[in-house]
A computed fold for a 178-nucleotide RNA from Philodulcilactobacillus myokoensis, annotated as Lysine riboswitch aptamer. It was read from a public genome assembly, where an Rfam model found it. It matches the Rfam family "Lysine riboswitch aptamer". Rfam's curators write: Riboswitches are metabolite binding domains within certain messenger RNAs that serve as precision sensors for their corresponding targets. Allosteric rearrangement of mRNA structure is mediated by ligand binding, and this results in modulation of gene expression. This family includes riboswitches that sense lysine in a number of genes involved in lysine metabolism, including lysC. The coordinates come from a structure-prediction model, not an experiment, and the mean pLDDT is 79. Of the family's consensus pairs, 95% are formed in the model.
RNA sequence: AGUAAUCGAAGAGGUUGCAACAACCAUCAGUAAGGCUUGCGAGUGACUGUAAUCAUUGAAGCAGCUUGAAAGGGGUUGUUGCCGAAGUGCUGAAUUUUACAGGAUUCAGUGUUCUGGGACGUGGUUCAACAAACUGCGGACUGUCACAAGUUAAUCGCUUGUGGAGCGCUUGAUCAAC
Numbered sequence: 001a002g003u004a005a006u007c008g009a010a011g012a013g014g015u016u017g018c019a020a021c022a023a024c025c026a027u028c029a030g031u032a033a034g035g036c037u038u039g040c041g042a043g044u045g046a047c048u049g050u051a052a053u054c055a056u057u058g059a060a061g062c063a064g065c066u067u068g069a070a071a072g073g074g075g076u077u078g079u080u081g082c083c084g085a086a087g088u089g090c091u092g093a094a095u096u097u098u099a100c101a102g103g104a105u106u107c108a109g110u111g112u113u114c115u116g117g118g119a120c121g122u123g124g125u126u127c128a129a130c131a132a133a134c135u136g137c138g139g140a141c142u143g144u145c146a147c148a149a150g151u152u153a154a155u156c157g158c159u160u161g162u163g164g165a166g167c168g169c170u171u172g173a174u175c176a177a178c
Stems, first nucleotide, its partner, number of pairs: 005174003009171003014083001017082009033067005039062002043054001047102005086115002089110008116142002120138007144164008
């Protein structure tokens, strides 16, 4: 002096970056559930299946009248923490019912399963929902690095094109080698 490499110290992407919390608002819904009345007449039984229970002393369900929610999800505002922020996947536990199996939901762990980021279109899953979330595909946009070409005094910067991925990129610290 400073490359490879190591550390993970400081940062960037964006005006819809990511997540959490609080308040308010709409929706959920005139739904669930409860009560009353009449009729139907054999099954009923959670999100699905199989059993249990209940059921001609008329169940479940439907109809009329009446009382009438809540949670989750969503929007706005504010605060806080951050830039694998976070989500998916995987593993475990719990809940969903009277039991078992499956499914679904929530929480915890992992982050070398995958995804740089947000939006739009479309298929699927969840959901009361055409909202929103997750995921597959698609073509653009955007940030970053590499390569090529052009411009430029210039290897800075800018423009165009192609390609890669966050295990990255920029700065910094330590520092073989040359």